This is a predicted structure of a 73-nucleotide RNA (transfer RNA) from a Deltaproteobacteria bacterium. The source organism's lineage runs through Bacteria, Pseudomonadati, Myxococcota and Myxococcia. Rfam family: tRNA. Rfam links the family to the GO term triplet codon-amino acid adaptor activity.
RNA sequence: GGGCGAAUAGCUCAGCCGGAAGAGCAGCAGCCUUACACGCUGCGGGUCACAGGUUCGAGCCCUGUUUCGCCCA
Numbered sequence: 001g002g003g004c005g006a007a008u009a010g011c012u013c014a015g016c017c018g019g020a021a022g023a024g025c026a027g028c029a030g031c032c033u034u035a036c037a038c039g040c041u042g043c044g045g046g047u048c049a050c051a052g053g054u055u056c057g058a059g060c061c062c063u064g065u066u067u068c069g070c071c072c073a
Stems, first nucleotide, its partner, number of pairs: 001072007010025004019056001027043005049065005
């Protein structure tokens, strides 16, 4: 330098045919316990990597860029 893949909550990851965001764990609060742990209930937390484009509407489609991984040279 070229090709392929990945980027979504603090972490690990889903997200269907484009109709507008979810899980588990973690955190916080409450319940439970003499207390802790476990368990139960609830709550908060999002620039869907960035910038454009298409569309009535984009996490999803198109273009470019950035970062990471793999392969080729």